[in-house]
């Protein structure tokens, strides 16, 4: 410090997720030791048991124990002090509760310290105790006795209060200090020592006053949570006066008076929460938290209350009420672990009913001492942090085992074993601290004072005191001995293989893995990380600049309010004086300790601990005066004003005009009009439409008219008049910052809509009808009502858009236009375009900013849910404004790029259409396919690009299929061992045959290569996967395309080049151009064909010369032909067009003319196209079978359907007869001549020929002659019968051919559809391959030989450029809504049940205060009566629990119901994305 994830790829926006740190944690697996810490986060739930606050006999009496006594001790009481500390918890509390800084001139303080003074003299009781007695108990009652440092008067002092009075001081009230007078108010002793016995002294205790220390109360400024879908709250409320009350100020309380007080700088209400020092995180600013430690607060089962006291409204005190628990003799009592342990419960989860007061601290005491679950320690827990260990060195045969393998090896791995060492730790044994002294006791010294003693202060010596604990630590002994796991290994993220599994089981933080070759599941081997731990889960911060102060944005990604006016607020021009609030400087105070930072030190280190130092903040004082603020004065550049001009659909009102539509009337006129893609509904003979004239009525204003004008926006358009708002320019001698923005507020605000009343021509939601359609509640047509118009009043929204808030200043130009000024140059104000810098994710923007700055306002923070629900406000309603959540997803989105696509556009091409010729689709047959059938009908091919295809030949074989019969190292290959005359062939027997047996036969063979037997490795598979593959092939398409290097442009994907202007069959060529070049394709080079020259003439040829039946022979080398080498054609020449180019058009010459015709040749790629059955091959599968052999059958089946062909339907023909002209091929297990036989297939025959020689082999159509005469025929030939021929072991299933006979459908073929542009179509025959035989198929060959093409609108396919896109699996795409089903959360809902709270009323325990007619009463007064004072009771006020009724709010639940979300391949349509087929959207 970043990374993954939206896309085919890119940039951006934006969310989600990850890597880090932390925890009072929990869970899973594992676990050696020690140190230091930490340990109920949930039920402030309920608690058994024990302990947690006592002490003092030197305050007092009594009883008891020991003792002869002196005396010592124990117990319950009286009394004193303490129990208000210490310890726990965080329920409540949004508050002066807390933090911080102050105030208290408005206060208190027991114990402690210091100072001053004092302690005089009286009195009456009472508990304990005793007697009697009540009660189950708790606990009492009556009578009697008694003490005090308990209690009560009095004296004195000082203090306090009041009145008068003096002085000083301060801060308004006042404070301090004097004087006089009045009133009121203190005390207590016990112990020790000495003694001169009067007493004195000592420390402790006591009283008063003053001071201190320390602690507390009260008040104030400032600071720290959420919700405005909480906006108004308040009656002791706010203030005053007089009182009350308190330690004390105060509406704290009371009486009266006034009507205030708080609040958008957020009152009130609701929700949540103890606050802080600090902790975690972070670079910081911040964010989150408030365990442990420390400070403060609050609470003690719940609620209320006071008492005592210096202090409490009191955790281990009291009273009352309530709930709960316990005891009970049922009458009544007792209790409060949020103290330490512990129990139950709850929960994912949190410890021992331990030891000790040795230390530190606290209470009491004169002290010893007692008490102390505070505390110190130990125990439990890897809960956290820190440290240590589980050994070290050497050791290659790189052992064994394991895993893997290309079988060679490789990995584990110096790892182990082995050898040599060490002993931390654990174990055992021995030794053994510090924590302990300034404390305690005994003895004693010195000093000051004192008569002395005790005592005080400062020492000395001695004695004893340790829970932890025989612990830390040290030493010795034995011996590598006692000690390693967890997670991960697809990317992020370090680390890979094998096996199993087969969208199953499972994994997953995000992206995503798994459907038979999974580095992602599970296991194993190996590896990586951390380590006594490792992972997971939860939570917080970080990364996240993803709430942005530091440090973000708003044209299109989320986001500018519809527009203006304006209140509060915020901000504000120039000069100058003053002030000192902000600001800055210096000093002081505070900022507890701990913690954090820095520097040292102590535990062997570290964690941990100790010491020192520093640090934001608040506050006080002093100073500075530039800037901001306050205040005084001045200025004119901002703003306003005045004068003069001026443009304009600016607004409101009234009047007025013509064109057009419609309607009415009349005339003319006659059968249609209207409407559409085409129609129909509709109108019309009752006279329409059309046309002419006249009239009525309403609405809108053609041309001018313009990215022209005006207005804040919405918006504004005939003309005239009136009223009226704003702007601009020019000039000025006025005012003097008067300005900008603007939360709330107010006003305006298209269309539609609403209310009332008018108006209504045209148009036109709804509605009706007609069409279209599968449907058509639409688009189209005919009608048509609200509405549209006017007046008044509502509504308040729009894609109210420049998707761009307002204002000010600055920052290149050019150009058009509107208004004004100027003599002009030009200037000012608007409104457009182009464009630099800059900005921007890009698109774009660019003086009319989206640039550079400032001021103010509004708004945004992933998508969906949703602008929805609830609440509130407004509205007549419709609805508008404000405006969530649960839940779901990992995206949603912007701009641009490349493709693909479009019922987008431009251009171009192709037998693509058109123009033609001939077909297919109908018939019969052949053949292939589907389907069906079957034991099997083997398998594959499937739109184009399967279907006379693989198959260039299924009777057996082929053959892969079926049935049956057989074989098992095998039919075929290699290797090993053993045997050796046994092989093949021939013959015979059995059998369907394979096979078996016998005979004959004699190859080959000795390293046994041959044959047999045996065992094992293996063979074999037309078994699966063409979606694991190679190779081959089809198709787009013989279409003209597909790319690269360098350069340039772009953030980038990419672009450029390859686009553009021409041209071409062509990315063919030329020109231009930020491109310049190159490659694969095109073309050419190759073959063939057309012409010709040369050479060569045999088997070919024969003009001339001979010869013959015959090129038969001689001869010839001219011709044809053959086959070698050449030539020829290149837009080369001419003319025109064109940019003078490329090229095109025409012409000449030429056998051939513009790639001459044909062929071979198929770019990058597409279709997971085809083929595992040509072949090869990975993996899987079979192995007495899915292998191998044999016989027979099947692949040839047959209701049906499709493709491709053959033959026809006839006269351009059929038949008969005579008689012409080819090319290209094939031939030895072959072609087979002549001749002969047969009607014929064919047979016989065997000449010739391995071929320019012989044979196949007669070409046919055409032509000539004859016949048939339009019929199912002298057409057509299927089918069938009989008889034959040939091939072959074998023609039954299942061959071809021949002859005779038979003579079916069919009379030119519906919708639809195919081929072909010239030697082509059509038509005619010939040959080859395969092959024993079998062709209508296929591959070739030649003969005869046309028609048509205006042209590119349309159909199909393709190419270039452009455009749109929500597509990229790429339109066979994407995608919307209802309905049906399942699940989830949520709104409404008659209600129902809880919680909280409020108002009114009732009631009123305990208690306090007031009152008091009743009752009781020791101290004082009084001789007494009585008084004073006190108490009980009663009563009044306040008030807790409780009750009744009405509201508010919140939670849960509710028949039914609304929408929403998510789900595998459900239903219906096709709304959106392309002009999405009616442009989309608000």
């Nucleotide at each position: 410090a970043g990374a993954g994830u939206u896309u085919g790829a890119u940039c951006c926006u934006g969310g989600c997720u990850c890597a880090g740190g932390a925890u009072g944690a929990a869970c899973g697996c594992u676990g050696g030791c020690g140190g230091c810490g930490u340990g109920c986060c949930u039920a402030a739930u309920a608690c058994a048991u024990g302990c947690a606050a006592g002490u003092c006999g030197a305050a007092c009496g009594c009883a008891c124990u020991a003792g002869c006594a002196a005396u010592a001790g124990u117990g319950a009481g009286u009394g004193g002090c303490g129990a208000a500390c210490g310890g726990g918890u965080g329920a409540g509390u949004a508050a002066c509760a807390c933090g911080u800084a102050g105030g208290u001139a408005a206060c208190u303080u027991a114990c402690c310290u210091c100072u001053a003074a004092g302690a005089c003299g009286a009195g009456g009781a009472u508990a304990a105790c005793g007697a009697c007695u009540g009660g189950a108990a708790a606990c009492g009652g009556u009578c009697g006795c008694u003490a005090a440092a308990a209690c009560u008067g009095g004296a004195u002092a000082g203090g306090a209060u009041c009145a008068c009075u003096g002085a000083a001081g301060g801060c308004a009230u006042c404070u301090u200090u004097g004087g006089u007078g009045a009133u009121u108010u203190a005390a207590a002793g016990g112990g020790g020592c000495u003694u001169u016995c009067a007493a004195g002294c000592c420390a402790c205790a006591c009283u008063u006053a003053g001071a201190g220390a320390a602690a507390g109360g009260c008040c104030u400024g400032c600071g720290g949570c959420g919700c405005a879908u909480u906006a108004g709250c308040u009656a002791g409320u706010u203030g005053g006066u007089g009182g009350u009350g308190u330690a004390g100020a105060g509406g704290a309380c009371u009486a009266c008076c006034a009507a205030g007080g708080c609040g958008a700088u957020g009152a009130u209400g609701c929700g949540u929460a103890g606050c802080c020092g600090g902790a975690c995180u972070g670079a910081g600013a911040g964010g989150u938290c408030g365990a442990a430690c420390g400070g403060c607060c609050a609470c003690a089962u719940u609620g209320g209350g006071a008492c005592u006291g210096a202090g409490a409204c009191a955790c281990g005190g009291c009273c009352c009420a309530a709930a709960c628990u316990c005891c009970u003799a049922c009458g009544g009592g007792a209790g409060g672990c949020a103290g330490c342990a512990g129990u139950a419960g709850g929960g994912a989860a949190u410890u021992u009913u331990c030891g000790g007061c040795a230390a530190u601290g606290g209470g009491g005491g004169a002290a010893a001492c007692c008490c102390u679950g505070a505390c110190c320690g130990a125990g439990c827990a890897a809960c956290g942090c820190c440290g240590c260990g589980u050994g070290a060195a050497u050791g290659a045969a790189g052992a064994a085992g394991u895993a893997u393998u290309u079988c060679g090896g490789u990995a584990u791995g110096u790892a182990a074993a082995g050898u040599u060492c060490u002993u931390u730790u654990a174990u055992u044994a021995a030794g053994g601290a510090a924590g302990a002294a300034u404390g305690u006791g005994u003895u004693u010294u010195a000093u000051a004072g004192g008569a002395a003693a005790u005592g005080a202060u400062a020492g000395a010596a001695c004695a004893g005191u340790g829970a932890c604990g025989g612990u830390a630590c040290u030493u010795a002994a034995u011996g590598a001995a006692u000690a390693a796991g967890c997670c991960c290994c697809g990317g992020c993220u370090a680390a890979c293989u094998a096996u199993g599994u087969g969208c199953c089981a499972g994994c997953a933080g995000c992206c995503g893995c798994g459907g038979u070759a999974a580095u992602a599941c599970a296991u194993a081997g190996g590896g990586g990380g951390c380590a006594a731990g490792c992972g997971u889960u939860a939570u917080c911060c970080g990364g996240a600049a993803u709430u942005a102060u530091u440090g973000g944005g708003c044209g299109u990604a989320a986001a500018g309010g519809g527009u203006g006016c304006g209140u509060a607020g915020g901000c504000g021009g120039u000069c100058u004086g003053u002030u000192a609030a902000g600001u800055c400087u210096a000093a002081g105070g505070u900022g507890u300790a701990a913690g954090u930072g820095c520097a040292a030190g102590g535990c062997u280190c570290a964690a941990c601990c100790u010491u020192g130092u520093g640090a934001u903040g608040c506050u006080u004082u002093a100073g500075a005066a530039a800037c901001u603020g306050g205040u005084g004065g001045a200025c004119u550049a901002g703003a306003g004003a005045u004068a003069g001009a001026u443009a304009g659909a600016g607004g409101c009102a009234a009047g007025u005009g013509g064109a057009a539509u419609u309607c009415c009337a009349u005339g003319u006129g006659u059968a249609g009009c209207g409407g559409u893609a085409a129609a129909a509904u509709g109108c019309g003979u009752a006279a329409a439409u059309a046309u002419a004239u006249g009239g009525a009525g309403g609405a809108a204003c053609a041309c001018c008219a313009g990215u022209g004008g005006c207005g804040a926006a919405g918006g504004c358009g005939g003309c005239u008049u009136g009223c009226u708002g704003g702007g601009u320019c020019u000039a000025u001698a006025c005012u003097g910052a008067c300005g900008c923005u603007g939360a709330g507020g107010c006003a305006c605000g298209a269309a539609a809509g609403c209310g009332u009343g008018g108006g209504g021509a045209g148009c036109a939601a709804a509605c009706a009808g007609g069409a279209u359609u599968a449907g058509a509640u639409a688009c189209c047509c005919u009608g048509g009502u609200a509405g549209u118009c006017c007046a008044c009043g509502c509504c308040g929204u729009a894609a109210a858009c420049g998707a761009u808030g307002a204002g000010u200043a600055c920052u290149a130009a050019g150009u058009g236009u509107u208004g004004g000024g100027g003599g002009a140059a030009c200037c000012c104000a608007g409104u457009g375009c182009u464009g630099u810098a800059g900005u921007u994710a890009a698109c774009a923007u660019a003086u009319u900013a989206a640039g550079u700055a400032c001021u103010c306002c509004g708004c945004c923070u992933g998508a969906g849910u949703a602008g929805u629900a609830c609440g509130u406000a407004c509205g007549c309603a419709a609805g508008u404004a404000u405006g969530a959540a649960a839940c779901u997803c990992a995206a949603a989105g912007g701009a641009a790029u490349u493709g693909a696509c479009g019922g987008g556009a431009c251009c171009c091409c192709g037998c693509a259409c058109a123009a033609g010729c001939g077909g297919u689709g109908g018939a019969u047959g052949a053949u292939g396919u589907u389907g069906u059938u079957u034991a099997a009908u083997u398998c594959g091919a499937a739109g184009a690009u399967a279907c006379g295809c693989g198959a260039a030949a299924a009777a057996c074989c082929u053959u892969a299929c079926c049935a049956g019969g057989u074989c098992u190292u095998g039919a075929c290959a290699u290797a090993c061992u053993c045997u050796g005359c046994a092989a093949a062939g021939c013959u015979a027997u059995a059998g369907a045959g394979a096979u078996a047996u016998a005979g004959u036969g004699g190859a080959g063979g000795u390293u046994a290569a041959c044959a047999g037997a045996g065992a094992u490795a293996c063979a074999g598979g037309u078994g699966g996967u063409g979606c694991a593959u190679g190779g081959u092939u089809g198709u787009c398409g013989u279409c003209a395309g597909c790319u690269c290097g360098u350069g340039u442009c772009g953030u980038g994907a990419g672009a450029u080049g390859u686009u553009g202007g021409g041209u071409u069959a062509a990315g063919u060529c030329c020109c231009g151009c930020a491109a310049c070049g190159a490659g694969c394709g095109c073309a050419a080079c190759c073959c063939u064909u057309a012409u010709u020259g040369c050479u060569a003439g045999u088997u070919a040829c024969c003009a001339u010369c001979a010869u013959u039946c015959a090129g038969u022979u001689g001869g010839g080398g001219a011709c044809u032909c053959u086959a070698g080498c050449g030539a020829g054609a290149c837009u080369g020449c001419c003319a025109g067009u064109g940019a003078u180019a490329a090229a095109c058009u025409g012409g000449a010459g030429g056998a051939a003319g513009g790639u001459g015709g044909g062929g071979a040749u198929g770019a990058c790629g597409u279709c997971a196209a085809a083929u595992c059955a040509u072949c090869a091959u990975g993996c899987c599968c079979c192995u007495u079978a899915u292998g191998a052999c044999c016989u027979g059958g099947g692949c040839u089946a047959c209701a049906a359907a499709c493709g491709u062909c053959a033959u026809a339907c006839a006269a351009u023909g059929g038949c008969u007869g005579a008689a012409a002209c080819a090319a290209a091929g094939a031939g030895a297990a072959g072609c087979g001549a002549a001749g002969c036989a047969g009607u014929g297939a064919u047979g016989u025959g065997g000449a010739g020929c391995a071929a320019a020689a012989c044979u196949c082999a007669u070409a046919a159509a055409a032509g000539c002659a004859g016949u048939c005469u339009c019929a199912g025929u002298u057409c057509a030939g299927a089918u069938u019968g009989u008889a034959g021929u040939c091939u072959g072991c074998a023609a039954c299933u299942c061959g071809a051919c021949u002859a005779c006979a038979u003579g079916a459908a069919g009379u030119c073929g519906g919708a639809a559809u195919c081929g072909c542009u010239a030697g082509u179509a059509a038509u005619c025959g010939c040959g080859g391959a395969u092959c024993a035989g079998c062709a209508u198929g296929u591959c070739g060959c030649g003969g005869u030989g046309a028609a048509u093409a205006c042209g590119u609108u349309c159909c199909c396919g393709g190419g270039u450029c452009u455009u749109g896109u929500a597509c990229a699996c790429a339109c066979c795409g994407c995608c919307c809504g209802u309905c049906a089903c399942a699940c989830c959360a949520u709104g409404g809902g008659a209600g129902u049940g809880g919680g909280u709270u409020u108002c009114a009323c009732c009631a009123g325990a305990a208690g306090u205060a007031g009152u008091u007619a009743g009752c009781c009463u020791a101290a004082c007064c009084g001789c007494a009566a009585g008084g004073g004072g006190g108490g009980c009771g009663a009563u009044u006020a306040c008030c807790a629990c409780g009750g009744u009724g009405g509201g508010a709010u919140u939670c849960a639940u509710g028949a039914c119901u609304g929408g929403g979300g998510u789900g595998a391949a459900g239903u219906c349509g096709u709304a959106a994305c392309a002009a999405g087929g009616u442009a989309a959207c608000c």